[in-house]
Molecule: FMN riboswitch aptamer (RFN element)
RNA sequence: AAUAAUUCUCGGGGCGGGGUGUGAUUCCCCACCGGCGGUGACAGUCCGCUAACUGCAUUUGCAGCCGAUACGGUGGAAUUCCGUAACCGACGGUAUAGUCCGGAUGACAGAGAAUGCGA
Numbered sequence: 001a002a003u004a005a006u007u008c009u010c011g012g013g014g015c016g017g018g019g020u021g022u023g024a025u026u027c028c029c030c031a032c033c034g035g036c037g038g039u040g041a042c043a044g045u046c047c048g049c050u051a052a053c054u055g056c057a058u059u060u061g062c063a064g065c066c067g068a069u070a071c072g073g074u075g076g077a078a079u080u081c082c083g084u085a086a087c088c089g090a091c092g093g094u095a096u097a098g099u100c101c102g103g104a105u106g107a108c109a110g111a112g113a114a115u116g117c118g119a
Stems, first nucleotide, its partner, number of pairs: 005115006016030004031099002033089002035049004044087002053064004069085005091102003
């Protein structure tokens, strides 16, 4: 300097105001939020991943499914920055939910730390 393995820690944000109504943080108007890795330059919308959902198997898993952006500017380089205007968001519950409650004091993409065999 490199590295197998083991253990531990961390690891998702957001309804405030008004309206209608018997009833809505669910409808309507305004508002608010943005996981992980990558990418010539910083990404909810590019590429990929996790979760959720569906099917099979029922211990681990395997397969499927998996949303949404344009224009202008700067620059060597940006669908990532700046400006403007848009768009998207699992399942169950409940007056129809990205923001409430629940599965979940869960799981995971991953991030970091410690120990550290052998060569």